The RNA shown here (transfer RNA) has 69 nucleotides and comes from a marine eukaryotic metagenome. The coordinates come from a structure-prediction model, not an experiment, and the mean pLDDT is 82. The RNAcentral record of the sequence draws on MGnify. It matches the Rfam family "tRNA". It is annotated as a transfer RNA. Rfam's curators write: Transfer RNA (tRNA) molecules are approximately 80 nucleotides in length.
[in-house]
RNA sequence: GCUUGUAGCUUAGCUAGGUAGAGCGUCGGGCUUUUAACCCGAUGGCCAGGGGUUCGAAUCCCCUCAGGC
Numbered sequence: 001g002c003u004u005g006u007a008g009c010u011u012a013g014c015u016a017g018g019u020a021g022a023g024c025g026u027c028g029g030g031c032u033u034u035u036a037a038c039c040c041g042a043u044g045g046c047c048a049g050g051g052g053u054u055c056g057a058a059u060c061c062c063c064u065c066a067g068g069c
Base pairs, nucleotide, nucleotide: 001069002068003067004066005065008024009023010022011021018055025043026042027041028040029039030038048064049063050062051061052060
């Protein structure tokens, strides 16, 4: 100097500001002789931290921290 940081895990959303989504997982139920598979429902994040701009910031700007190159 470049790049990444969003749910327990893997991640979308950022370009172009306007209600934070998905898959897996976990819990409960259905089905099944039982398990697995399958089906239904629930559970989840103030977006690495701080500050600024703005009516409004995960998103734009600055600084810091951590990982990678």